[in-house]
């Protein structure tokens, strides 16, 4: 160049194919409880312009386009 995959909370992904009702799971971070104290359990709370722009739509994380950024194969 060209083909595929990937990009959502600090951090590891789910959710996209089949559009819809406050965007979620663990870990982690605060806090509280339990302990003589910490570990560990347990409760509560924490936070995202779903990589950027645009398009269709009554309504986009999801559907189409372009562009970024990483991976990967082919040349």
């Nucleotide at each position: 160049g060209g083909g595929c995959c990937c990009g959502u909370a600090g951090c590891u992904c789910a959710g996209c194919c089949u559009g819809g009702a406050c965007a979620g799971a663990g870990c982690g971070c605060g806090u509280g409880g339990u302990u003589c104290c910490u570990a560990a359990c347990c409760g509560c709370g924490u936070a995202g312009u779903c990589g950027a722009g645009g398009g269709u739509u009554c309504g986009a994380a999801u559907c189409c386009c372009u562009c970024c950024g990483g991976g990967u194969c082919c040349g």

RNAcentral holds the sequence, with entries from ENA. A computed fold for a 75-nucleotide RNA from Asbonarchaeaceae archaeon (SeqCode), annotated as transfer RNA. Its mean pLDDT, the model's own confidence on a scale to 100, is 83. NCBI's taxonomy places the organism under Archaea, Nanobdellati, Candidatus Nanohalarchaeota, Asbonarchaeaceae (SeqCode). It matches the Rfam family "tRNA". Rfam classes the family as a transfer RNA. From the family's description: Transfer RNA (tRNA) molecules are approximately 80 nucleotides in length.